[in-house]
Context: one part of a larger RNA
Molecule: large-subunit ribosomal RNA, domain II
Organism: marine metagenome
RNA sequence: GCCAGGGAAUUUCUCUAUGUGGCGAGACUAAUCUUCGAUGAAGAGUAAUCAAAGCGAAAGCAAGUCUGAAAGGGCGUUAGUCACAUGGAUUUGACCUGAAGCCAAGUGAUCUAUUCAUGGGCAAGGUGAAGUCUUCCGAAAGGAGGAUGGAGGCCUGAACCGUUGUUGUGGACAUGCACUCGAAUGACCUGUGAAUAGGGGUGAAAAGCUUAUCUAACUUGGCGAUGGCUGGUUCCUAUUGAAAUAUGCCUACGUAUAGUCUUGUUUAGCUUGUUAGCGGUGUAAAGGACGGAUUGGUCUUGCAGGGGCAAAUGCUUACGGAGAUCUUUUCAACUCAGAAUCUGUUAACUGCCUAAAACAAGAAACAGGGAUGGUAUGUAAGAUACUAUUCCGAGACCCGAACAAGGGAGACUAAAGUUAAGGUCCCAAAAUUAAUGCUAAGUGUAACAAAAAGUGUCUUGAACCUGAGACACCAGGGAUGUAAGCUUAGAAGCAGCUAUCAUUUAAAGAAAGCGUAACAGCUCACCUAUCGAGGUUCAAGGCCUUGAAAAUGGACGGGGCUAAGCAUUAUACCGAUACUUUAGAGGCACUCAGAAGAGUGUUCUGGUAAAUAGGCGUACUUUCUGCGCAGAAGGUUUUAUGAGAAUAAGGCUGGAGCGGGAAGUAAUGAGAAUCCUGGU
Numbered sequence: 001g002c003c004a005g006g007g008a009a010u011u012u013c014u015c016u017a018u019g020u021g022g023c024g025a026g027a028c029u030a031a032u033c034u035u036c037g038a039u040g041a042a043g044a045g046u047a048a049u050c051a052a053a054g055c056g057a058a059a060g061c062a063a064g065u066c067u068g069a070a071a072g073g074g075c076g077u078u079a080g081u082c083a084c085a086u087g088g089a090u091u092u093g094a095c096c097u098g099a100a101g102c103c104a105a106g107u108g109a110u111c112u113a114u115u116c117a118u119g120g121g122c123a124a125g126g127u128g129a130a131g132u133c134u135u136c137c138g139a140a141a142g143g144a145g146g147a148u149g150g151a152g153g154c155c156u157g158a159a160c161c162g163u164u165g166u167u168g169u170g171g172a173c174a175u176g177c178a179c180u181c182g183a184a185u186g187a188c189c190u191g192u193g194a195a196u197a198g199g200g201g202u203g204a205a206a207a208g209c210u211u212a213u214c215u216a217a218c219u220u221g222g223c224g225a226u227g228g229c230u231g232g233u234u235c236c237u238a239u240u241g242a243a244a245u246a247u248g249c250c251u252a253c254g255u256a257u258a259g260u261c262u263u264g265u266u267u268a269g270c271u272u273g274u275u276a277g278c279g280g281u282g283u284a285a286a287g288g289a290c291g292g293a294u295u296g297g298u299c300u301u302g303c304a305g306g307g308g309c310a311a312a313u314g315c316u317u318a319c320g321g322a323g324a325u326c327u328u329u330u331c332a333a334c335u336c337a338g339a340a341u342c343u344g345u346u347a348a349c350u351g352c353c354u355a356a357a358a359c360a361a362g363a364a365a366c367a368g369g370g371a372u373g374g375u376a377u378g379u380a381a382g383a384u385a386c387u388a389u390u391c392c393g394a395g396a397c398c399c400g401a402a403c404a405a406g407g408g409a410g411a412c413u414a415a416a417g418u419u420a421a422g423g424u425c426c427c428a429a430a431a432u433u434a435a436u437g438c439u440a441a442g443u444g445u446a447a448c449a450a451a452a453a454g455u456g457u458c459u460u461g462a463a464c465c466u467g468a469g470a471c472a473c474c475a476g477g478g479a480u481g482u483a484a485g486c487u488u489a490g491a492a493g494c495a496g497c498u499a500u501c502a503u504u505u506a507a508a509g510a511a512a513g514c515g516u517a518a519c520a521g522c523u524c525a526c527c528u529a530u531c532g533a534g535g536u537u538c539a540a541g542g543c544c545u546u547g548a549a550a551a552u553g554g555a556c557g558g559g560g561c562u563a564a565g566c567a568u569u570a571u572a573c574c575g576a577u578a579c580u581u582u583a584g585a586g587g588c589a590c591u592c593a594g595a596a597g598a599g600u601g602u603u604c605u606g607g608u609a610a611a612u613a614g615g616c617g618u619a620c621u622u623u624c625u626g627c628g629c630a631g632a633a634g635g636u637u638u639u640a641u642g643a644g645a646a647u648a649a650g651g652c653u654g655g656a657g658c659g660g661g662a663a664g665u666a667a668u669g670a671g672a673a674u675c676c677u678g679g680u
Base pairs, nucleotide, nucleotide: 001680002679003678004677005676006675014089015088016087017086018085019084020083021082022081023080026050027049032044033043034042035041036040054061055060064075065074066073067072095232096231098229102222103221104220105219106218107217113196114195115194116193117192118191119190120189121188122186124156125155126154127152131148132147133146134145135144136143137142161182162181165179166178168177169176198214200210201209202208235615236614237613238612239611240610245258246257247256248255249254261362262361263360264359265358266357267356269352270351273349274348275347276346277345278344279343280342286335287334291331292330293329296326297325298324299323300322301321303320305319306317307316308315309314368392369391370390371389372388373387374386375385376384377383397408398407399406412584413583414582415581416580417579418578422574423573424572425559426558427557431571433570434569435568436567437566438565444561445560452546453545454544456543457542458541459540460539461538462537463536464535465534475528476527477526479503480502481501484498485497486496509524512523513522514521585605586604587602588601589600590599591598592597616669618666619665620664621663622662623661624660625659626658627657634653635652636651637650638649639648640647641646
């Protein structure tokens, strides 16, 4: 792990509601006693209790009473009681399992801590204290040398004791093994016996040790401690179907009340939605009126300060201040005005399986989450807090490659058809459909890309030139006064300064560029010729390109596609549990019937927590009625029936007991609890 068996809402007292039954202005016995066919039954027993009258603090009054001056208002004026069953509440261990802990009484110092008593142990080497002897020096005190001697919490290093490092290596069997390392005559190690005991001991102190247990040992008991916390909680079907909010709480994973859900009874019509009438509002947007902020002018005023003249009680001022006016921008805490929405009320329509309200009983829930629109905080967030709608939660099915909440659509069962979103080259159902354009980047076919840039390409528009010949190529001319004047070694169109005229012309600058030392030389502007039709510049838009960077090789779902991409149209088809049709089941309402049932209608029948209803199965008891060696229970298998829990029949096995009806009682249903026991 698997299998088999076991395994969780039970009991008592009281209260309460519902159902059924008995009696009924009454209901009922308890203890106890008697009798009998005696774990029981029958009879006696009316004590107590509940009800039959309430109101008031009370005196008290009474179908009324209390309050109040009164009006009025509060509470009353209605059949109960007993038993059984079921739902719920209180109490009890109270659905089951689960703490760490607290207290009491005992047991432990064979481990270990410290102490006491009595014993034991420490290879070998090194160093060489005091003391002693002797020699020398000295007057002495004393000093020096040489021997001897053998001290030490001394040195090196075995046994013994320890355990620093390798975070080596090993390990189910609870600290081993290896190398390395510390101390090794001492505050040393050790045998045996003994002492100290749990808020106590012992501790060269680490909260260490106190029998593999220590920030309070172990054993037993109180004890089924308590747990607002985790896990688990066993058959079927049907009807309805939530909430994750408000308020309070030593409250925040809990709970109470309300809201929301269910069931029952009663009453009575109600209004989700639409429209209209009469009202409310101060948001969005806007702003000429108020207030605040803000740009640039104009005018007035010497006016706090500053500058100038200057020395007066002054004058002046493109510094500055104040005010007026025009103008620009702007406002959550501005509004002259002002929507759409939203909302109150009245009415109509619509809708309503009565969907509404009240009361009684039972809950669950009070961790929510996503999308869209609107707010606040935040740089932002798959962020946080609100708000309106909607969905997930509790919702299957189709689409979105996959994908709780995105799109379509709300699944009683079966069959057939038609569509929605989304799609129609292949994977893969359906168009290699039709029309017109665009794209050449595999852009794209999936999910965001900006500013900026493009002589990529398409479209549109404007201006100008153009058969009196445009634009571009090619050919020719491009001159003269003059080498303009000045400057300069030189300056001749072209170092620099000044001027920039005139002539001949079809046209030609006192020269736009290259060039020379200076000239020369080559081009250009400008003109002609040739050619023969559009050209030049700008603006806007579509698609495209660059801008464009992430870590193993990789993703349009893939293949692939030049459309099977993009844009605008059109017609077919595919495509869901949606819609339609047919048949059936159930619920609800109504009618008939009256235990059963039939008919009609239905815009009913997804569902977690939860409420409610009806059933299946197990064990035993009472009673009735059955089966069984011509084969019971049990096992296994097939078939049939039922919506299902299940039931029935047949075959094989098995070898002695077992069912059904009507009632009743319950240690009554397993797949989960790191569940328990056994097997494997």